This is a predicted structure of a 74-nucleotide RNA (transfer RNA) from a Candidatus Woesearchaeota archaeon.
[in-house]
């Protein structure tokens, strides 16, 4: 230097032949139980979908170019 796969919520990850409100589990708050605490249950907050730009009536998804992570060739 060329290939290939990931980057999505604080963490671990699901969503893909483009379409109505972008999700789970844990973690965090709250509240409900209980003499307190943990468990348990209910409930909420939390996302510019790595970054820019094309393409379309619409991008997390499709194309370009980058940043970074992990592997393979040389």
């Nucleotide at each position: 230097g060329c290939c290939c796969g990931g980057g999505u919520a604080g963490c671990u990850c699901a969503g893909c032949c483009g379409g109505u409100u972008a999700g789970a589990g844990c973690a965090u708050c709250g509240c409900u139980c209980c003499c307190g605490u943990a468990a348990a249950g209910c409930g909420a907050a939390g996302g510019u979908c790595g970054a820019g730009a094309g393409u379309u009536c619409a991008a997390u998804c499709c194309u370009c170019u980058c940043c970074u992570c992990g592997g393979g060739c040389u």

Its Rfam family is "tRNA". Rfam classes the family as a transfer RNA. Lineage of the source: Archaea > Nanobdellati > Candidatus Woesearchaeota.